[in-house]
Molecule: Bacterial RNase P class A
Organism: Phenylobacterium sp.
RNA sequence: UCAGACGGCCGGGCGGUCGCGGCCCUUCGGGGUCGAGGAAAGUCCGGGCUCCACGACGACAUGGCGGCGGGUAACGCCCGCCGGGGGUGACCCCAGGGAUAGCGCCACAGAGAGCAGACCGCCCUUCUCCGCUAAAGCUUCGAAGGGCUUCGCCCUGCGUAGCCUCGGCGAAGCAGGGUAAGGGUGAAAGGGUGCGGUAAGAGCGCACCGGGCCGCUGGUAACAGAGGCCGCAUGGCAAGCCCCGCCAGGAGCAAGACCGAAUAGGGAUCCCGCGCCCGCCAAGUCCUGCGAAGGAUACUGGGGGGUAGGAGCGUCGCCGCUCCGAGGGCUCCGGGUAGGUCGCGAGAACCGUCCCGCGAGGGGCGGUCCAGAGGAAUGACCGCCGCGUCCCGCAAGGGGCGGCACAGAACCCGGCUUACAGGCCGUCUGAUCUU
Numbered sequence: 001u002c003a004g005a006c007g008g009c010c011g012g013g014c015g016g017u018c019g020c021g022g023c024c025c026u027u028c029g030g031g032g033u034c035g036a037g038g039a040a041a042g043u044c045c046g047g048g049c050u051c052c053a054c055g056a057c058g059a060c061a062u063g064g065c066g067g068c069g070g071g072u073a074a075c076g077c078c079c080g081c082c083g084g085g086g087g088u089g090a091c092c093c094c095a096g097g098g099a100u101a102g103c104g105c106c107a108c109a110g111a112g113a114g115c116a117g118a119c120c121g122c123c124c125u126u127c128u129c130c131g132c133u134a135a136a137g138c139u140u141c142g143a144a145g146g147g148c149u150u151c152g153c154c155c156u157g158c159g160u161a162g163c164c165u166c167g168g169c170g171a172a173g174c175a176g177g178g179u180a181a182g183g184g185u186g187a188a189a190g191g192g193u194g195c196g197g198u199a200a201g202a203g204c205g206c207a208c209c210g211g212g213c214c215g216c217u218g219g220u221a222a223c224a225g226a227g228g229c230c231g232c233a234u235g236g237c238a239a240g241c242c243c244c245g246c247c248a249g250g251a252g253c254a255a256g257a258c259c260g261a262a263u264a265g266g267g268a269u270c271c272c273g274c275g276c277c278c279g280c281c282a283a284g285u286c287c288u289g290c291g292a293a294g295g296a297u298a299c300u301g302g303g304g305g306g307u308a309g310g311a312g313c314g315u316c317g318c319c320g321c322u323c324c325g326a327g328g329g330c331u332c333c334g335g336g337u338a339g340g341u342c343g344c345g346a347g348a349a350c351c352g353u354c355c356c357g358c359g360a361g362g363g364g365c366g367g368u369c370c371a372g373a374g375g376a377a378u379g380a381c382c383g384c385c386g387c388g389u390c391c392c393g394c395a396a397g398g399g400g401c402g403g404c405a406c407a408g409a410a411c412c413c414g415g416c417u418u419a420c421a422g423g424c425c426g427u428c429u430g431a432u433c434u435u
Stems, first nucleotide, its partner, number of pairs: 001431010012385007020035006037406001041417002044415005049252004062248005067081005082096001083094004097243002102241002104237003119183002121179005127173002130170004137163003141159002144156005191209006210232001211230004216225003256342004266333003270329003275307004280302002283300001284297005309324006347369001349368008386404001387402006
C1' cells in the first nucleotide's frame, strides 16, 4: 500500500422566531423546566406486576428446548470450553440427545437404495464354429535292405511333403456359474491404502489408518491420550412420526384497585290514595283416596273484563269520542353505567471510579433524575457550519439541489431477530514493497 477478519461507536451541530404535550409557579398577561430510539419495529423467547383457578401433589394433552461448565431474576440469551465442518490465515458455521424401541421415506439416474445388487468388465466350465500345431494313421516321392513268379511286384524300417483323428494353443458365440477389485449411475453402492493370496476376486490373511469393546491416565465435565482385545458387524433422514430427558397452571394494563353521577330499575321508613261487580288460575289450606290423583277455596296472591269515579277533546250543560280507573310522592340505602383517580416510571436504572473474574458478569464507593398518555405532544421557518450530489474554475474557491439512512414510545424490564444513506475508532490476518 492492497485485500480481508472481528469488536465497538456516531448516525447531523449551534443559534434565533413561532408552536405542541407533561409538571411547577403565577399579579392570569405569562414564566420556568423536561420532552423518542438503537432499533421505540416484529411480538419470537424469558421475567416483573395483576387477576382467576388450585390439593405448595401427580398424570395426560399441547407447545418449546437438547454437547459440557459457568453467568443471570430468568431464558430458547450471553461467556468460556469440547466435538464436527470450512478457510493459507485472522476467523467463521453447526436444530450438536437417540437410527440394534418401533413405523415410515430414500425422488431422478442406475443392474441394484435396504433380509443389497451382476449392466459393462474379469474368471471358470459345457457345447458349436474358425485358425495354428500335431503323436498316431493314410497317402506322395526318394534312397537303402530283403523276398519273389525278376517286364516288374511285394515287404521292412528311415527320410520327405500333404491330409487329418485324439490332444494342445488362440479367437468368437450361446448357456451355466463365480466375482463387489475396476468401469458406469447417484447425495449415498455394506470401512480406506498397500502387500500377500486366488481361476478371477473378496478382511480370505497380514501391516498401518478408521471403527467397536474393556479397563488405565489427564480433565469438574463434554472429551482427549496411550494400551490390550475383536476382522469389522445392521448406510442416510429424527427440520417425517416417534422415544428419552428438561421447562411451562390460565389470562393479560382493555390486567386490576378505588371513587362515582343524571336517567331507568331494586330495597327501606314516612305521607296521601286505594268504591263496587263478574269470570279465569290454585301457591297454601281443607276434604276424599293405601297411593297416583280428584274436589273445594282468594276483602293472602296473579291476571282479565265491566262499572262508579277522574282527565282530555268537540266553546259550556246534555250527549258523543279517547285515555286512566290504583297507585303516587319526599328522604335514605345498595349494585351497576358514564366519568374520574390510581396502576404509571427511583430502577434487575444511568454515569464515573476501585476491586474480583480469561470472560459473560459480580461487589464497593461517589454522583445524576432521565418523556409519559388519554387515540396519543415531541413540529415548522430562518441563519451559520457539517455531509451527499451536480455544475463552473488550471487552482484557491464559488454556486445550485437534497433537508439528509431506517424509523415514531403507550405497563415495565432482560434478550433475540429484522431494517438502516453515510461515517469514525480499535485489535488482528494474508500478500507485496522500502529501510